A computed fold for a 478-nucleotide part of an RNA from a Pseudomonadota bacterium, annotated as small-subunit ribosomal RNA, 3' major domain. The prediction has a mean pLDDT of 82. It was read from a public genome assembly.

[in-house]
Context: one part of a larger RNA
RNA sequence: UGACGGGGGCCCGCACAAGCGGUGGAGCAUGUGGUUUAAUUCGAAGCAACGCGCAGAACCUUACCAGCCCUUGACAUGGGGAGUAUGAGCCGCAGAGACGUGGUUCUUCAGUUCGGCUGGCUCCCACACAGGUGCUGCAUGGCUGUCGUCAGCUCGUGUCGUGAGAUGUUGGGUUAAGUCCCGCAACGAGCGCAACCCUCAUCUUCAGUUGCCAUCAUUUAGUUGGGCACUCUGAAGAAACUGCCGGUGACAAGCCGGAGGAAGGUGGGGAUGACGUCAAGUCCUCAUGGCCCUUACGGGCUGGGCUACACACGUGCUACAAUGGUGGUUACAAUGGGUCGCGAAACCGCGAGGUCAAGCUAAUCCCCAAAAACCAUCUCAGUUCGGAUUGCACUCUGCAACUCGAGUGCAUGAAGUCGGAAUCGCUAGUAAUCGUGGAUCAGCACGCCACGGUGAAUACGUUCCCGGGCCUUGUACA
Numbered sequence: 001u002g003a004c005g006g007g008g009g010c011c012c013g014c015a016c017a018a019g020c021g022g023u024g025g026a027g028c029a030u031g032u033g034g035u036u037u038a039a040u041u042c043g044a045a046g047c048a049a050c051g052c053g054c055a056g057a058a059c060c061u062u063a064c065c066a067g068c069c070c071u072u073g074a075c076a077u078g079g080g081g082a083g084u085a086u087g088a089g090c091c092g093c094a095g096a097g098a099c100g101u102g103g104u105u106c107u108u109c110a111g112u113u114c115g116g117c118u119g120g121c122u123c124c125c126a127c128a129c130a131g132g133u134g135c136u137g138c139a140u141g142g143c144u145g146u147c148g149u150c151a152g153c154u155c156g157u158g159u160c161g162u163g164a165g166a167u168g169u170u171g172g173g174u175u176a177a178g179u180c181c182c183g184c185a186a187c188g189a190g191c192g193c194a195a196c197c198c199u200c201a202u203c204u205u206c207a208g209u210u211g212c213c214a215u216c217a218u219u220u221a222g223u224u225g226g227g228c229a230c231u232c233u234g235a236a237g238a239a240a241c242u243g244c245c246g247g248u249g250a251c252a253a254g255c256c257g258g259a260g261g262a263a264g265g266u267g268g269g270g271a272u273g274a275c276g277u278c279a280a281g282u283c284c285u286c287a288u289g290g291c292c293c294u295u296a297c298g299g300g301c302u303g304g305g306c307u308a309c310a311c312a313c314g315u316g317c318u319a320c321a322a323u324g325g326u327g328g329u330u331a332c333a334a335u336g337g338g339u340c341g342c343g344a345a346a347c348c349g350c351g352a353g354g355u356c357a358a359g360c361u362a363a364u365c366c367c368c369a370a371a372a373a374c375c376a377u378c379u380c381a382g383u384u385c386g387g388a389u390u391g392c393a394c395u396c397u398g399c400a401a402c403u404c405g406a407g408u409g410c411a412u413g414a415a416g417u418c419g420g421a422a423u424c425g426c427u428a429g430u431a432a433u434c435g436u437g438g439a440u441c442a443g444c445a446c447g448c449c450a451c452g453g454u455g456a457a458u459a460c461g462u463u464c465c466c467g468g469g470c471c472u473u474g475u476a477c478a
Base pairs, nucleotide, nucleotide: 001478002477003475004474005473007472008471009470010469011468012467013466015462016461019426020425021424022423023422026318027317028316029315030314031313032312033311034309035308042053043052064304065303066302067301068300069299070298073129077128078127079125080124081123082122083121084120087106088105089104090103091102092101093100109119110118111117131293132292134291135290136289140287141286142282143281144280145278147276152191153190154189155188156187157186158167159166160165171182172181173180197270198269199268200267202238203237204236205235206234207233208232211228212227213226216225217224241264244258245257246256247255248254320419324378325377326376327375328374336367337366338365341360342359346355347354348353385416390411391410392409393408394407395406396405432454433453434452435451436450437449438448
């Protein structure tokens, strides 16, 4: 100087407390451990691994296993030789396919000294080499997590100390903040904080179609004429600064209350992550040193596996019901996506879906039905709760749904009556609850990312648990 203390002081955080809803019990989904297996590819491991890499494993992916094949190789550069572009489709034979082999149709570049001469392309030969998701994240770059959006981390000059170092950065107040004020052997400065950026909330101006409709006509319908006032869209501005008033404070910084205002003291949310810590994570995104393989640890293919199942854990979904189930009626969103696509209306089917097909490269057409809401009924039961499991019959995608897809109808109707010890999230348009969209994607979502609807309770307080900041003290620690 740090680190640590079941030392002290001050302060903060959904840290506790006060509340609301869960998890832990059940069934299922998903990830992991373990076990099994020819293989169940690999990585991630307290917080900060475990719906994580994977924004989507039937083949492919795929790295794993079995079998069958290739060896200058699926890909790049260079040398020699042969050929002539070449590319695409169809039909055969053998085969699981890769691969091998035969026929046929269309197409056949540029320059040119008209010579396959040059470029290009195909095949053959030998070698340099290619190739490796093989090892080392404790050799590395890059990227990322975490402490933590915590308020800290430092420097120059000066001063003090033999020196390591100290001072500044401590102190008195204050703040979300090393934020600001005052004081002070310090005076200044940098990286962080804040602001500048995006978005939501109010208004104005400009613009008015595909959007809107107050007035005037018109219609089944903003449908048409008309209009751009309103809604909305999207560009530019205005607006909030403790600016004003009162109190308090040290005449300061600030704090408390009030006015006006759409918004008030950081207005809500986001992006933004200092010096560093964990030899944290990643050599399987990529890049890369070293080591290793080179007829194989490289490459191709078929089939299997990653989907196994006495069990254990994590994260979720659905429930155990009446604030509910079922049937009916019917109102109100927002974000998004669409031409290899979204697909209306009509018709067929109980339905998943199918047929035909309008419109739309989209404020125009389509996905699109919002759901919770309201009315009737059921009357506390393993039930008209719950839907697992299983049987039969189908639908769709796709060369192909056996291992191993999703969905529909009929039948079946398991556990489960609110969950031990323990444990998690959340302070407001939040929790809870309700549906909707998107990425990935042929198909497949209870996951993820986003969107809106309805919409609470509680916070006395900081003694205690956890984490953190500042000062101080002890130390046989560095």
Rfam family: Bacterial small subunit ribosomal RNA.